[in-house]
Parts: sequence; structure tokens; C1' cells
RNA sequence: UUGUAAAUCCGGGUAGUCGCUGCAUGGUAAUGCGGAGGAAAGUCGGGACAGCACAGGGUACCAUACUUCCUAACGGGAAGGGUUUGCAGCAGUGAUGCUGCUGACACAGCCAGUGCCACAGAAAAAAUACCGCCCCGGUCUCGAUCGGGGUAAGGGUGAAAACGUGAGGUAAGAGCUCACGCCAUAUCCGGGCGACCGGAUAUGAGGGUAAACCUUAUGGGCUGCAAGGCCAAAUAUACCGGCAAUUCGGUUCGCCGAUCAAGGGCUGCCCGUCCGGUGCCGGUGGGUAGGCCGCUGGAGGCUGGCAGUGAUGCCAGUCCAAGAUAAAUGACUGCCGGAUCUGAAAACCAGGCAUUUUCAGAUUGCACAGAAUCCCGCUUACAGGAUUUACAACGCU
Repeated sequence: UUGUAAAUCCGGGUAGUCGCUGCAUGGUAAUGCGGAGGAAAGUCGGGACAGCACAGGGUACCAUACUUCCUAACGGGAAGGGUUUGCAGCAGUGAUGCUGCUGACACAGCCAGUGCCACAGAAAAAAUACCGCCCCGGUCUCGAUCGGGGUAAGGGUGAAAACGUGAGGUAAGAGCUCACGCCAUAUCCGGGCGACCGGAUAUGAGGGUAAACCUUAUGGGCUGCAAGGCCAAAUAUACCGGCAAUUCGGUUCGCCGAUCAAGGGCUGCCCGUCCGGUGCCGGUGGGUAGGCCGCUGGAGGCUGGCAGUGAUGCCAGUCCAAGAUAAAUGACUGCCGGAUCUGAAAACCAGGCAUUUUCAGAUUGCACAGAAUCCCGCUUACAGGAUUUACAACGCU
């Protein structure tokens, strides 16, 4: 210098003219000031805020799932632990272990119980004998065949084959026995806040599957700014379908109390409880459809300091930065910048191509995309540019 990867930031500028929108002055004409984003997007997670609900019991449902921390909260983030893919190195006869780099992980529990494991295969979980191996017996053409039995070491099937390696052992074999190794469970010791790590002992009928039912632990009211409040306007208990029409007591005759129907509330359901008295539920139809508040000053931005490995927190100073409603935030022109194309010159090279630089001309408004209650995250999209770090290549010293 170039390329790749990661992270962070920027993501056109400026002048004039004409508009749109909010606010202020002002008073119906002007003037001044403000006017999209890092994602305003997807609407996925969490909260603020608002309304409704909230005696109790039972039973379902949903979400989350290594640890500690951060946070208003989260399924987000930080730091760490564990498992594991690939590559390399080292140790070991080997199984395997250790180390480094590089990615991945919805990472509680199949030793709670139940279930499932397609096809293939003999056999898919207290199993099984297809080939093969071994033993016994029969037959004969004397190394084949038939019958009985043993065997999971070898072959074969499969995503997966009844712990692995080495040895002993055996007719042949087998955790059958031994040593080592892996795994699981239990107990103990040491370290760590913890996940967990290191070590010792014992046990072992040692396949997988919980994005299978399930178990364990924790959490979870419902609906969303079209929430909700106010003003104005308007009105038809009109029609259709379904359901229901309680009983008793007291009375000063106004009602009161108890019980209970249809139906409704307690926002999954049930119990229970409350409301309910000419209504209740569903549908059709009719009317109105304007304005104000909520609405943007907030878990707020920027700068600095302190604490912390970090996410983040605290303190100080400073700043105020859209609020539209059929939905404003734009249009035109000039200049600068960018991108693309063409031509010329120079550098590089033996030369050409390519590349780079400079100049001239032409084209192009020029990435993804546009607020709609607000905030914190996550995810996705993004022309081009800048900075930092790591790696690789080349050149110079």
C1' cells in the first nucleotide's frame, strides 16, 4: 500500500425562490423560530401510561430453564462455567487424555414413571443366531451335508447394535476375570459467591429420544392511545331469531328484607359468590361521524469526572430537539461532492490489457427507507465513505 473479517461512526453539503405544518408575536396580513431515522421498518420481547377487573377454593393453560451480575423490565445485555465441531501439537501399545486456535449450543430432569425408535436388519432393549466361529451326533463320494447345542470376537443391516482398549481365559467366545479409560449414581475432602473444578472411595441390568407425554423450579389478571376523558352533534326499546316470565314475609302502602328465572360480572373452566324483577342474548337496520385533551421534558440528549474486567451505575455542568390526522417535513434552479459512462494525457510494463492519477465532456437527485402515545431491546434492509483492531500478500528501510 492492497485485500479479507470484525467493531464503531457518518450516510450528501450550500445559496436563492416558492410552498406545507407547529409555536410565538400579532391580529387575519405578515415576521421570527422549530420541522423524520439509524433503522421512523417488522410489530417479535419487555415496560411506562390508561381503562376494566381483583373474597376464596379446585382444575387447567401459557411462558421460561447452566451460574452470577446489569436493568424499570425482558425471552435483552455483560462476565463466567460446562458440553461439543473442525484443525494442529504433545503424551500413551491402545481406548483416551492434555494444550492451543477456530466456530456451535432452547445448556433442568430418560437412575421418577409411561411411551416411541420409520426403512433396512436375525435382533431396536431383561433381545436375538442371517453369514461366520466352535462342540457333539448321523450319513456318505472324506470334506462336504443333515440334525442338536454353544457363541455377539469377526462380517453384514442401520441414524443408532447391548460400555471402549489391552491382556488373561475358553472348544469357540463373552465384564467371564484383571488393568487402564469413558460415563452414571451415592458418600467424603479441598477450592470457588455460584454454575462448576480437582481428588478419594463404593456401586453398575452402562443405546437413543423430554422442539414425546410427563416431572421439577420460577413467573404470568384482560385489553390497548381506535387506551381513556371532555364538549358539540344525532337518535328508532324499528324489524327478525332465540330465551325467560319466581315465591315468601313485613309495611307507615312510598317501599323494605329474604329466595330465586332467562341473562350478566368475578376476563380459560368449575364450585362458590354478587347483580338481575318486563326483561336478556344474537343479528339486521336507522342516526351522528366535528373539535379539544391525552401528545411529547423523558428510565431524555451531550460533555467531563469517579466506581466497575464489563454490561452499567453515581456525580457535576449544559441543552430542549417534529407533533401531523387523510395525515406537514417538499418542489425548482445554481454551485460543490458522489456514482456511472466516454475521450485524452501521464505513471506502471519489453509491449498490450488491466489498474491508478489528472483533465475534459455527458448522464444521474443520488443506499435502505419515511414518525403517528412514549421508552428499552431484538430482528431485518442499507449505494458509498471514515476510523480502529486482527490476519494475509507485496514493496521500501